[in-house]
């Protein structure tokens, strides 16, 4: 140093659900969702990026989803 991943270590993210805030191409409105607390289903990239598909909102995507698959790109540990 590649691959790989355990009833290991030292640690990490965290779904439903609940509260506040926030969120529209558009006059209203607050939809998909998002941050923040709490909660712990679960993850070996459940870190980040909307680049192909592919969902979700919406008449309409120029707006979402990385916890839907690929890709791309960084990284703790160290048994077999």
């Nucleotide at each position: 140093g590649a691959c790989c991943g355990a009833u290991a270590a030292c640690g990490g993210c965290a779904a439903a659900c609940c509260u506040c805030a926030c969120g529209a191409a558009c006059a209203u409105g607050g939809a998909a969702g998002u941050g923040a607390g709490g909660g712990g289903c679960g993850c070996a990239a459940a870190g980040c990026c909307a680049c192909g598909g592919g969902c979700c909102u919406g008449a309409g995507a120029c707006g979402g989803c990385a916890g839907c698959c690929g890709g791309g790109u960084u990284a703790c540990c160290g048994a077999a």

This is a predicted structure of an 80-nucleotide RNA (c-di-GMP-I riboswitch aptamer) from a Candidatus Bipolaricaulota bacterium. The coordinates come from a structure-prediction model, not an experiment, and the mean pLDDT is 80. Its Rfam family is "c-di-GMP-I riboswitch aptamer". Gene Ontology term of the family: cyclic-di-GMP binding.